């Protein structure tokens, strides 16, 4: 500086989330409940009726998505590990943040696994198809390149 449905990030609107959470009131019955998830612990709430079910009112939101606009770029970003800090506290998980090494060239398609409320999205791994760049080899041409094939990796060009 350049790939090309490039790559992230506000905030706006739009669906969905969900007729769900919660909040009140019936109704019955009665001992535990809450602080991310299991266990100790600790606090704080319960017979003036927890939680849990059924019913009726009223009823969200955040995360994820699409559109369009703005900005910041071209390891943009994304993902593993690993360490630190938060999540009452301790063990382990999980969950966001930094951060250090690793690993993908970009897009898309299918399986299959994980996540999600979700047949949408994301992410890993596997297999393709497209496309960009380098190098090799064929062919063509003075050359510059051009088509095919074959390999690589952005610390590249």
């Nucleotide at each position: 500086g350049a790939g090309g449905c490039g790559c992230a990030a506000a905030g706006a609107c739009u669906a969905u989330c969900a007729g769900u959470a919660a909040a009140u009131g019936a109704u019955a019955a009665g001992a535990g409940g809450a602080a991310u998830g299991u266990g100790a612990u600790u606090u704080c709430u319960g017979a003036u009726g927890a939680c849990a079910a059924u019913u009726a009112u009223u009823a969200a939101a955040a995360g994820g998505a699409g559109u369009a606009u703005u900005u910041g770029c071209c390891g943009a970003a994304g993902u593993u590990u690993u360490a630190a800090a938060u999540g009452a506290u301790c063990a382990c998980a999980c969950a966001u943040u930094u951060a250090a090494a690793g690993u993908u060239g970009g897009u898309u398609a299918u399986a299959u696994a994980u996540u999600u409320a979700a047949g949408a999205g994301a992410u890993a791994u596997a297999u393709g198809a497209c496309u960009g760049u380098c190098a090799u080899a064929u062919a063509g041409g003075a050359a510059a390149c051009u088509a095919u094939a074959u390999g690589g990796a952005g610390g590249g060009c």
Lysine riboswitch aptamer from a pig gut metagenome, 157 nucleotides, folded computationally. Rfam family: Lysine riboswitch aptamer. Rfam describes the family as follows. Riboswitches are metabolite binding domains within certain messenger RNAs that serve as precision sensors for their corresponding targets. Allosteric rearrangement of mRNA structure is mediated by ligand binding, and this results in modulation of gene expression. This family includes riboswitches that sense lysine in a number of genes involved in lysine metabolism, including lysC. Its mean pLDDT, the model's own confidence on a scale to 100, is 84.